[in-house]
RNA sequence: CGCGAAACUUGGGGCGGAGCGAAAUUCUCCACCGGCGGUGACAGUCCGCGAGCUGGAAAAUCGAUGCGUCAAUCGAUAUGCGCGUCGAAGAAAUUUUUCGGCAGACUCGGCGAAAUUCCGAGACCGACGGUUAAAGUCCGGAUGAAAAAGUUUUGCA
Numbered sequence: 001c002g003c004g005a006a007a008c009u010u011g012g013g014g015c016g017g018a019g020c021g022a023a024a025u026u027c028u029c030c031a032c033c034g035g036c037g038g039u040g041a042c043a044g045u046c047c048g049c050g051a052g053c054u055g056g057a058a059a060a061u062c063g064a065u066g067c068g069u070c071a072a073u074c075g076a077u078a079u080g081c082g083c084g085u086c087g088a089a090g091a092a093a094u095u096u097u098u099c100g101g102c103a104g105a106c107u108c109g110g111c112g113a114a115a116u117u118c119c120g121a122g123a124c125c126g127a128c129g130g131u132u133a134a135a136g137u138c139c140g141g142a143u144g145a146a147a148a149a150g151u152u153u154u155g156c157a
Base pairs, nucleotide, nucleotide: 002156003155004154005153006152007151008150009149010148016030017029018028019027032136033126034125035049036048037047038046044124045123052102053101054100055099056098057097058096059095060094061093062087063086064085065084066083067082068081069080106122107121108120109119110118128140129139130138
């Protein structure tokens, strides 16, 4: 240094001013922000990933239900165990794994071997639920999850 295993750590920023109004950090004007990997050179807008919503399948657990079985016993039941089915319509399960689906935005000029990535200019975009009025920036799920990055220990060559 390479490949593998385990444990641990890290892992998202931003409403300041003015206006209208009963009410807006949600509207209007100005302002502000930019996760992770990749890339001939640095990316919110390229190629992908993640977060969000959603469909299928499988598994686990839980619930409902059917059948079988089970001590003493004349007989039976509860309960347990085993196997199966179902969890749908406006309502009547949750988690995990996996395979999909939906979901945003850039141009011109310059330098250069190389840049939709740098420089200059002008644009554009931003999940879901909530809210005295509509949210990229407030509150909430979230002291969560995760792309991914790293540290330590260890095995192999």
This is a predicted structure of a 157-nucleotide RNA (FMN riboswitch aptamer (RFN element)).
Its Rfam family is "FMN riboswitch aptamer (RFN element)". Its family is annotated with FMN binding in the Gene Ontology.
The prediction has a mean pLDDT of 78.
The model forms 97% of the base pairs in the Rfam consensus.